Source information
Predicted 3D model of a 350-nucleotide part of an RNA (small-subunit ribosomal RNA, central domain) from an uncultured bacterium. RNAcentral holds the full RNA, with entries from ENA and SILVA. Rfam family: Bacterial small subunit ribosomal RNA. Model confidence (mean pLDDT): 88 of 100.
Context: one part of a larger RNA
RNA sequence: CUGGGCUUAAAGGGUGCGUAGGCCGCCUCGCAAGUGCUUUGUGAAAUCCCACGGCUCAACCGUGGAAUCGCUGGGCAGACUGCGGGGCUUGAGGUCGGUAGGGGCAGCCGGAACUCUAGGUGGAGCGGUGAAAUGCGUAGAUAUCUAGAGGAACGCCAAAGGUGAAGACAGGCUGCUGGGCCGAUUCUGACGCUGAGGCACGAAAGCGUGGGUAGCGAACGGGAUUAGAUACCCCGGUAGUCCACGCCCUAAACGAUGUGCACUAGAUCGCGGAGGCUCUGACGCCCCCGUGGUCGAAGCAAAAGUGUUAAGUGCACCGCCUGGGGAGUACGGUCGCAAGGCUAAAACUC
Repeated sequence: CUGGGCUUAAAGGGUGCGUAGGCCGCCUCGCAAGUGCUUUGUGAAAUCCCACGGCUCAACCGUGGAAUCGCUGGGCAGACUGCGGGGCUUGAGGUCGGUAGGGGCAGCCGGAACUCUAGGUGGAGCGGUGAAAUGCGUAGAUAUCUAGAGGAACGCCAAAGGUGAAGACAGGCUGCUGGGCCGAUUCUGACGCUGAGGCACGAAAGCGUGGGUAGCGAACGGGAUUAGAUACCCCGGUAGUCCACGCCCUAAACGAUGUGCACUAGAUCGCGGAGGCUCUGACGCCCCCGUGGUCGAAGCAAAAGUGUUAAGUGCACCGCCUGGGGAGUACGGUCGCAAGGCUAAAACUC
């Protein structure tokens, strides 16, 4: 290089935007770079192949020939690729009219619960567990009522539901703002797909500075349990969890399934929209588009399963895999305040 793969066996990049590159719709004209045919010159001989011949055969050797392929110059062809010109609307985008939504950001507001503070009632326990104890309580706890303060999270609605590229997103209202879907045919006219590098986003934990701290709670202290108990259970409790700004950049970042397009039986349910039928009409029935599920034909698959949301049939482009351990480690590089991240071996061993 050829070849085989990536749901679960090794293997889809966490996600998007996008540079180079790769690939690219329909019709038409031109050029002739790629391409095909033909031809010039050349590519030492030997070797390989074919024919004939020489050693008694063969190996071996000789003579002649051919093919293949490379480079070079010329001619012809014009389907396909390419390049240039013109045109088109179905891909893509725009416009207009609707529409659903926890999509994002900011501000304001609300109730339940909890803890704390003050006061009232009350008077001996409370709490906790398998049972206890530590703990709290006559300096009046627990319980209960009133008032106030504070922080965090938003019950029911709620779903097999919705939105977002992913991470993720849920009390209510307002403002700003991204994207989607449906319908109209009105516009542009291939403006497209993918995407090495790059850039941006990226749960939790963690880091820096400042703030905040009700509850919970690594570490830590204590009580139990136990042979021990650096645990599981209990009483406390710091960082943290929350906010602002700046970092970190990982994950079972999962559908363990890259993105886009086309094609290939259906059934049924949910969500968003459009249309048709019944005299009008709630309702019902039929049908189309988008979206989220379930079940299934063919097919695929080692099977489990998957099956128009493909893991089917194809095309385009990217990423990745190549026995287990050593090891996602060492070294080097690079990024980071650090923790560490990314890139990534070998000896040895089975």